A computed fold for a 72-nucleotide RNA from a Candidatus Aenigmatarchaeota archaeon, annotated as transfer RNA. It matches the Rfam family "tRNA". It is annotated as a transfer RNA. From the family's description: Transfer RNA (tRNA) molecules are approximately 80 nucleotides in length. Its mean pLDDT, the model's own confidence on a scale to 100, is 82. The organism belongs to Candidatus Aenigmatarchaeota, within Archaea.

RNA sequence: GGUCUCGUGGCUCAGUGGUAGAGCGCCGCGCUGAUAACGCGGAGGCCGAGGGUUCGAUUCCCUCCGAGACCA
Numbered sequence: 001g002g003u004c005u006c007g008u009g010g011c012u013c014a015g016u017g018g019u020a021g022a023g024c025g026c027c028g029c030g031c032u033g034a035u036a037a038c039g040c041g042g043a044g045g046c047c048g049a050g051g052g053u054u055c056g057a058u059u060c061c062c063u064c065c066g067a068g069a070c071c072a
Base pairs, nucleotide, nucleotide: 001071002070003069004068005067006066007065010024011023012022013021018055026042027041028040029039030038048064049063050062051061052060
């Protein structure tokens, strides 16, 4: 330098056009002599940045940023 993949709550990931979910973690309550486990409830992200297409974009297109793989 070229090709490709990825970027979504604190972490690991799902969601592939109709205003975002799960597990773990965190907070509160219940239970217990107490802790853990278990049960119930809750907070927390507008989706890496900008632009375009569309009635509507996390999703499609372009540029850039970051991470990784392969080729040279």